Background
This is a predicted structure of a 1558-nucleotide RNA (small-subunit ribosomal RNA) from a metagenome. The coordinates come from a structure-prediction model, not an experiment, and the mean pLDDT is 81. Rfam family: Bacterial small subunit ribosomal RNA.

């Protein structure tokens, strides 16, 4: 970076395709390892099942309870109790985390500001506080109802739950004073003053100290008993109870004091969040109006907060082409692929922000929700019930069904991150962290390395020689990665908290204890026996996939035969497919590899960067003009825009750069850098803007002048045509290619006077005027638009440019009333015609005119939008000026405006434009983006219709176009030729035959040849043969070639038998006897036996070919090289003026040369010389029947060799030319006649059956061999010819004169025989000797008289003749007799231009025989050409084209048939959406309290009352829901309707040429 595709070829315009990149991908083979990522894009369908939100006992009641203490012998009691709590108060979370994109076009994203209009629970952090009290209630006991979910009664308790009340300097509202800032309007700060309402949990845990209490132990004291002992009052010893006192232990309570933790209020922080603004953010205008809470304001309510967010009430606004309102589609961003880039497309995964959570609605609790795993209601829908009623929402992770082309394990862990509670320890945690599945993607490894030629083997290919796979492979040497096994590896991720230990610090009496700080120790891993290292064995376990026709990198063979099948485009396949299919080979990637799908790119194919619009697609039909766009000089200002600078911000992550961690890279990490944006400040003034002053060159006024079919309206005029009235006059008239129709003896046509009427204006007139187009054309008069010229008096940018809009706008046509000669759709009718709903013709009606109104289209064109500047000329025209000259109908030169014709530079694909640009450039509109479907449907405006404007799609093609080239064509043109017509002579077509074809017929009637250019043609010669075909009989290495093997012999030749149709078999016989070598053998050559490789083949394919041939066409043409001209195809040379038989030759010329055709050279004839005279010849001599011979070469002949003719000569014409015409001379005159030659192509022309030859097929037959047969058939059709039809003849006789040939398996003489073919005989000749051989029309005589004949000879009968083995089918000729058909030929046609046509006979070659054919050869011997109009062919020029297979082209439309997509449609069925009514759940706000319930507060001793609350009620609001009705959209539907395709369907023949009616 480009390529392929329209075309015979070119260039351009256009479209389609392709090559690149990407992917959440998904098919299809195919599959060795890792590492990193990634994984429902589809039904926001609907879920079994499990897990995804809880903690905290250091806030609380309460519960069972290790264990411990005391009593007891135990069972057991009491006491106390760590930790633990299922469940329940309370607090803190559940608003985060994690899914989804359904909505939603929106301040919802993104950016950049605001919030002096706000809020923020946990966290920090500043200062304060933290007083007195008070009712309940869940848990629980006990009941009741209920299947359950749950539900309620009565009764007992605590709190950090609830709740009176005290206090509050600070904040808070209100009012207020000062002072400082400040605003357009607000308002802020700091100081004070009054007056209002307003908190809390001093709670949990630790530790200290002190108190009580209780419980135990043991002491003392009192008192009172009771036994015992001792007394008689008494006393004493033990025991019990009481009471009490002070110790010790244990528990538990207050109180002080400490720590830490929570709690209230309160400044700031940090981080979130809430409301508000510019900007930017898809599509349709076939969606243009849209809005009553709408917009605004005052006021009140309501929120944390502004606000119509809600309400009352006043105002009547607000948005909207800069696209309101509807529609339809879509989560936004950072980003992602992609592109050089501008820019397009996307928005998985990560990250930010939204918005949702079955659906719809609606609140509650909170700091924060209108709340994914909460409430309450309504809807579907699923599941349980006991039929009374209850539950439930994976768009959380697995995971199921379903859809789907398609997307994963109901896994393991709380060790790391991060969250929730919690002092903590810890608990939860499908976020997460990791494993599994899946080549889904990215990156990296391996599938082995060296050597190794007998260039093995097999494979394919082959020109058989070799090539190729291929150093690949085996062999030999080695290496050892992934995988395998084994073994090491708690090595890295792991370090924080927590515990324990030592230090220090606050606090305390204290070194306890307990908190707070360093520092050490130990202890914790789902991943996991994993990474990673070693060890062993071993090349061992590890490549495919797509291509290979051109784009595209790679070619051959096979099979198949338009089949089967390929295909991204272009396009392969119909017998030699590099394109299907296999296979060898090769090419490109490679654990992948193609295919499908989607998005950029290429495509400058929507073009800002980068496009167009004369003819390819596209300039509105013309104007006026609004909005908008865009605008002349100068001066300051001023700074919107603009530029410089500087600042914030453009989250991370991605991309760039650098560096750096995994073995490397993928992938991660750190830094920068970038992010073209978007705010702010500051400066600059040239540019553009804005205001402001000034100017005249742009634009308009004015003023003088003239030109014009400019427009309107009224008159007028003559000429023609038609009618009508008279007159004259008679049979036609009119048309047409020819006719007819139709007028016309009732008097037309024609002629004349006269009159009516309508419509249109002859000459002048002109590529000449006007007009914005459309348009405008006798003449005059009235109103009136532009333009143009001169003058410079005036305004002073007032200009251009044009969507919407608004008017003008041929002809046709509509409406209404008029008119109406002539023309003329429709109609009629007559012709053509195959048909003629046509062109012709003869009628004729709307309509053509006018007057008003509608349509608004045209190839409305210059296929060219408008307006302004600059860019060489020539030359002409209309129209005003000006100089010069001077009066002319002047001529010249110039200035401005219109209109044309050529042209330079430039541009254009070319054609072509070219101061009237399509050329430089500027404004500003309108328009196009393959072809067809279609300017079509719908839908919308407009209209009375007719229709206009607006404008799709779905489906189909690969090309539709443009200019230009070279050819062929043209019922185009021009010029020429030609036996092409004409002009003439003869024929063919009609009859009989002869022969070739077709057709039929046959066993077979072999085969080809096919318009000219097949058809007496291959075949210059079919009885057998040829023969190739039939039928039948044989053969099979074979009738023929090579080559082995055996055997036999020379080979051969010849005779003759036998059986058969032969072919062949059989079985003799005689001649014959090779070469080497002593011999045995060997060679050669043939027989016959055998395998086999081959041999045959008139089998197919002339469309696979050689080589030969026919035609155009003996036409004048076909090319080439250099040069030049065009982008190119091409083109010039080769056209042109002349001239030739010629492209023959002269002249010109950007051509100058050349080649292959012509043309000469080449045979033959005409004419003369010489040369030579035998076989020829004979003039003189001689001789003969005869040039028969002697002689002679003079003529004739013959054959050699010369010469001659070349527009040289004359004259005239012609360009002083080419040549032309005439003459002369000459045998001959302009290429003297013939002939031989056939350019470069065309016809796939013709031939495989001459011959050669690839491919295919046969191979005991498609091959060879025989015998007979057919190739000769016969209703018929047509081609060439014979031969007549007769008197320019026939027939009988006589009788003259060629030339070219041929002869030895020949010609054969003479003479004999036969009427005759012929036979017999043989002489002569291998040829100027001799033979064929007789020439024949011709002449002369003679008959025949116009007949179907004395014309014509067909058929037929007999009879021979000769060839041959053989004449039946199926020869040829003679003889007799037979004596057909025809009297000169229809439409039609063919030859021939002089020694020709025409007529006459001769020869020859094939041949055994067979000629009417064919091939040559003389004899006689015309008539015609004026001329190119016209048929046929052909040559050159030129034109037009839609052809190029080339007019035998090309192509249109209707019907018929398939099939596809789509408008219409009586409707049906959906969805969405409007405005309107009805009901109206929860729930919120608002009211009422009138029988209900009620704990805290206040009144009261109480009862009981006030206040609050709760329920009830009511009221506004409101989802689903219903009713009727309206708009939009999809889907469907008998029937229509038209379009699209579709090798070979019908009917025409409309377009392309003048396309046959342009």
């Nucleotide at each position: 970076a480009g390529a392929g595709u329209u075309u015979g070829a070119u260039c351009c315009u256009g479209g389609c395709u392709c090559a690149g990149a990407a992917c959440g991908a998904a098919c299809g083979c195919u599959g060795g390892c890792g590492g990193c990522g990634c994984g429902c894009c589809u039904a926001a369908c609907a879920c079994a099942u499990g897990c995804a939100a809880g903690u905290c006992g250091a806030a609380c009641g309460u519960g069972a309870a290790a264990g411990u203490g005391u009593a007891g012998c135990a069972a057991u009691a009491c006491a106390u109790g760590a930790g633990c709590a299922a469940a329940g108060u309370g607090g803190c979370g559940c608003a985060c985390g994690g899914g989804u994109g359904a909505g939603a076009a929106a301040c919802g994203c993104g950016u950049a500001g605001g919030u002096g209009a706000c809020c923020u629970a946990c966290c920090u952090u500043u200062g304060u506080g933290a007083c007195c009290g008070g009712a309940a209630u869940a848990a629980c006991c006990a009941g009741u109802c209920g299947a359950a979910a749950g539900a309620u009664u009565g009764g007992c308790u605590a709190a950090u739950a609830c709740u009176g009340g005290a206090u509050a300097g600070a904040g808070c509202g209100c009012a207020u004073u000062u002072a400082u800032c400040g605003u357009a309007g607000a308002g802020a700060u700091a100081a004070g003053u009054g007056c209002g309402g307003g908190a809390a949990a001093g709670g949990g845990c630790g530790g200290c100290u002190u108190u009580c209490a209780c419980a135990c132990a043991g002491a003392g004291c009192a008192u009172u008993u009771a036994a015992g002992c001792a007394a008689a009052u008494g006393g004493u010893u033990u025991g019990a109870a009481u009471g009490u006192u002070g110790u010790g232990u244990g528990u538990g309570g207050g109180a002080g004091c400490u720590g830490u933790u929570g709690c209230a209020c309160u400044g700031a922080g940090a981080a979130g969040g809430g409301c508000c603004u510019g900007c930017g953010u898809c599509u349709c205008a076939u969606u243009a109006g849209c809005u009553a809470g709408u917009u605004g304001g005052u006021g009140a309510g309501g929120u944390a907060a502004u606000g119509g967010c809600u309400c009352a009430c006043c105002a009547a606004g607000g948005c909207a082409a800069u696209g309101a309102u509807g529609g339809g589609u879509a989560g936004c961003u950072g980003g992602u692929c992609u592109g050089a880039g501008a820019g397009g497309a996307c928005g998985a995964u990560c990250a930010g922000c939204c918005a949702c959570a079955c659906u719809g609605g609606a609140a509650c609790u909170g700091a924060a929700a209108c709340a994914c795993g909460g409430u309450c209601c309504a809807g579907a829908c699923u599941c349980c019930u006991a039929c009374g009623g209850g539950a439930g929402g994976c768009a959380g992770c697995a995971g199921u069904g379903g859809g789907g082309a398609a997307u994963c394990u109901u896994g393991c862990g709380c060790a790391a991150u991060g969250g929730a509670c919690g002092a903590a320890a810890g608990u939860c945690u499908g976020a997460c962290g990791c494993a599994g599945c899946g080549a889904c993607g990215c990156c990296g490894c391996g599938u082995g390395a060296g050597u190794g030629a007998a260039g093995a083997a097999g494979g394919c290919c082959u020109u058989c020689g070799g090539g190729u796979u291929g150093u690949a492979a085996a062999g030999c040497u080695c290496u050892g990665u992934c995988g395998a096994a084994c073994g090491g590896g708690a090595a890295a991720a792991a370090g924080u908290g927590a515990u324990c230990g030592u230090u220090a610090g606050a606090a305390u009496a204290a070194u306890a204890c307990g908190c707070u700080a360093a520092c050490g120790a130990a202890g914790u891993g789902a991943u996991u026996g994993u990474a990673c290292c070693g060890u062993u064995a071993g090349a061992g376990g590890a490549a495919g996939c797509a291509c290979c026709g051109g784009c595209u990198a790679a070619c051959u063979c096979u099979g198949u035969g338009c089949c089967a099948g390929c295909a991204g485009c272009c396009g392969c396949g119909g017998u030699a497919a590099u394109a299907c299919a296999g296979a060898g080979g090769g090419u490109g990637c490679a654990a992948g590899c193609g295919u499908u799908g989607u998005u950029c790119g290429g495509a400058a194919u929507u073009a800002u960067u980068g496009g167009g619009c004369g003819u390819a697609a596209a300039g509105g039909g013309c104007a006026g003009g609004u909005a908008g766009g865009u605008u002349g000089u100068c001066u300051a200002u001023c700074a919107a825009g603009a530029c410089u600078g500087u600042u914030g911000u453009g989250a991370a992550a991605u991309c760039c750069c650098u560096g750096g961690g995994c073995u490397u890279a993928a992938c991660c990490c750190a830094g920068g850098a970038a992010g073209u944006g978007c705010g702010g400040c500051a400066g600059u003034g040239a540019c553009u803007g804005a205001g402001a002053g000034a100017c005249u060159a742009g634009a308009g006024u004015g003023c003088u002048g003239g030109a014009g079919g400019g427009g309107u309206u009224c008159g007028u005029g003559g000429a023609a045509u038609a009618c009508c009235c008279g007159g004259u006059g008679u049979a036609g008239c009119g048309g047409u290619g020819a006719a007819a129709u139709g007028c016309g003896u009732a008097g037309a046509u024609a002629u004349c006077g006269g009159g009516u009427g309508g419509a249109a204006c002859a000459c002048c007139a002109g590529a000449g005027g006007c007009g914005a187009a459309g348009g405008c054309g006798g003449c005059g008069a009235a109103c009136u638009g532009g333009a143009c010229a001169g003058c410079a008096a005036c305004u002073g940018a007032c200009a251009c440019u044009a969507a919407a809009c608004u008017g003008c706008g041929a002809a046709a046509g509509c409406g209404u009333g008029g008119g109406g000669a002539g023309c003329a759709a429709a109609c009629a009718g007559g012709a053509u015609u195959a048909g003629a709903u046509a062109c012709c013709c003869u009628g004729g009606u709307a309509g053509u005119c006018c007057a008003c109104g509608c349509u608004g289209u045209a190839a409305a064109c210059g296929a060219u939008g408008a307006g302004c500047a600059c860019u060489a000329g020539a030359c002409g025209u209309g129209g005003c000026g000006g100089g010069u000259c001077u009066u002319g109908a002047c001529c010249c030169c110039u200035g401005c405006c219109g209109u044309g014709u050529c042209g330079a530079c430039g541009c254009u694909a070319a054609c072509g434009c070219g101061c009237u640009a399509a050329g430089u450039g500027c404004u500003c509109c309108g328009c196009c983006u393959g072809g067809g479907g279609a300017g079509u449907a719908c839908g919308g405006u407009c209209g009375c219709a007719a229709g206009a404007c607006u404008a799709a799609a779905a489906c189909u093609c690969a090309a539709a176009g443009g200019a230009a080239u070279u050819g062929a064509c043209g019922g185009g043109g021009g010029c020429c030729c030609g036996c092409a017509c004409a002009a003439g002579c003869g024929g063919u077509g009609g009859a009989u035959c002869a022969u070739g074809u077709g057709g039929u017929u046959u066993a077979a009637u072999u085969c080809g040849a096919a318009g000219c250019a097949a058809c007496g043609c291959g075949a210059a010669g079919a009885a057998c043969c040829u023969u190739a075909c039939c039928u039948g009989g044989a053969u099979u290495u074979g009738a023929c070639a090579u080559c082995c093997c055996u055997u036999u012999g020379a080979a051969u030749a010849u005779u003759a038998c036998u059986a058969g149709a032969g072919a062949u078999a059989g079985a003799a016989a005689u001649a014959g006897g090779c070469u080497c070598g002593c011999a045995a053998g060997a060679g050669a050559c043939a027989g016959a036996g055998g395998a086999g490789a081959c041999a045959g083949g008139u089998g197919c394919u002339g469309c696979a070919u050689g080589g030969c041939u026919g035609u155009c066409g003996u036409c004048a043409g076909c090319u080439c090289g250099u040069g030049u001209u065009g982008u190119g195809a091409a083109a010039u040379g080769u056209u042109g003026g002349g001239u030739u038989a010629a492209g023959u030759c002269c002249c010109g010329c950007a051509a100058c040369g050349a080649g292959c055709g012509c043309a000469a050279c080449c045979c033959c004839u005409g004419u003369u010389u010489u040369u030579g005279g035998u076989u020829g010849c004979c003039a003189u001599c001689a001789u003969u029947a005869a040039g028969u011979u002697g002689g002679g070469c003079a003529c004739u002949c013959c054959a050699g060799a010369a010469a001659g003719a070349c527009u040289g000569c004359c004259g005239u014409c012609g360009u002083c030319a080419a040549g032309a015409c005439g003459g002369a001379g000459g045998a001959a005159g302009g290429u003297g006649g013939g002939g031989a030659u056939g350019a470069c192509g065309u016809c796939a022309a013709g031939u495989c059956c001459u011959c050669a030859u690839g491919g295919c097929c046969u191979u005991u037959a498609u091959a060879u061999c025989c015998a007979g047969g057919g190739c000769g058939a016969c209703a018929c059709a047509c081609g060439u010819g014979a031969u007549a039809c007769a008197a320019u003849g026939g027939u009988a006789g006589a009788u003259a004169c060629a030339g070219a040939g041929g002869g030895u398996a020949g010609c054969g003489a003479a003479g004999u025989g036969g009427u005759g073919a012929c036979a017999c005989g043989a002489a002569g000749c291998a040829a100027a000797u001799c033979u064929c051989a007789a020439a024949a029309a011709g002449u002369c005589u003679a008959u025949c008289u116009c007949a179907g004949u004395u014309c014509g000879g067909a058929u037929u009968g007999g009879a021979g003749u000769c060839u041959g083995c053989a004449a039946c089918u199926c020869g040829a000729c003679u003889c007799c007799a037979u004596g057909a058909a025809g009297u000169u030929g229809g439409a039609a046609u063919c030859g021939c231009u002089a020694g020709u046509a025409a007529u006459c006979g001769c020869g020859g070659a094939u041949c055994a025989g067979c000629a009417c054919g064919c091939c040559g050869c003389g004899g006689u011997g015309a008539a015609u050409a004026c001329g190119u109009u016209c048929c046929c062919g052909g040559g050159c020029c030129u034109u037009g084209u839609a052809c190029a297979c080339a007019c035998c082209g090309c192509c249109c439309g209707u019907c018929a048939c398939a099939c596809c997509a789509u408008g219409a449609g009586a409707g049906c069925u959906g969805g969405c959406u409007c405005a309107a009514c009805c009901a109206g759940a929860a729930g919120u706000c608002g009211a009422u309290u009138u029988a209900g319930c009620u704990g805290a507060c206040c009144c009261g001793c109480a009862a009981g009352g006030g206040g609050g609350g709760c329920g009830a009620u009511c009221g506004c609001c409101g989802a689903a829901g219903g009713u009727g009705g309206g708009g939009c959209u999809a889907g469907u539907g008998a029937u229509u309707g038209g379009g699209g395709u579709g090798a070979a369907g019908u009917c025409g023949u409309a377009a392309c040429a003048a396309g046959g009616u342009a």